[in-house]
RNA sequence: GCUCUCAUCGUCUAGUGGCCAAGGACGACAGGUUCUCAACCUGUAAAUCGCGGGUUCGAAUCCCGCUGAGAGCA
Numbered sequence: 001g002c003u004c005u006c007a008u009c010g011u012c013u014a015g016u017g018g019c020c021a022a023g024g025a026c027g028a029c030a031g032g033u034u035c036u037c038a039a040c041c042u043g044u045a046a047a048u049c050g051c052g053g054g055u056u057c058g059a060a061u062c063c064c065g066c067u068g069a070g071a072g073c074a
Stems, first nucleotide, its partner, number of pairs: 001073007010026004018057001028044005050066005
């Protein structure tokens, strides 16, 4: 230098154009239970999806550029 893959709550992840301004697990917080802690049960908050632009009636999802991480080739 070229090609390819990936980037979503604090962490790990689901999602394949409309039912999703987003679900789950762990974690956090509150309550219940307990003499207390843990475990268990219930609830709450938390991601406008790396950044910018485009396509579309509609984009986390498709396209382009950039940034970062990884793999292969030279």

The prediction has a mean pLDDT of 81. The RNA shown here (transfer RNA) has 74 nucleotides and comes from a Patescibacteria group bacterium. It matches the Rfam family "tRNA". About the family: Transfer RNA (tRNA) molecules are approximately 80 nucleotides in length. Its family is annotated with triplet codon-amino acid adaptor activity in the Gene Ontology. By type it is a transfer RNA. The source organism's lineage runs through Bacteria and Bacteria candidate phyla. It was read from a public genome assembly.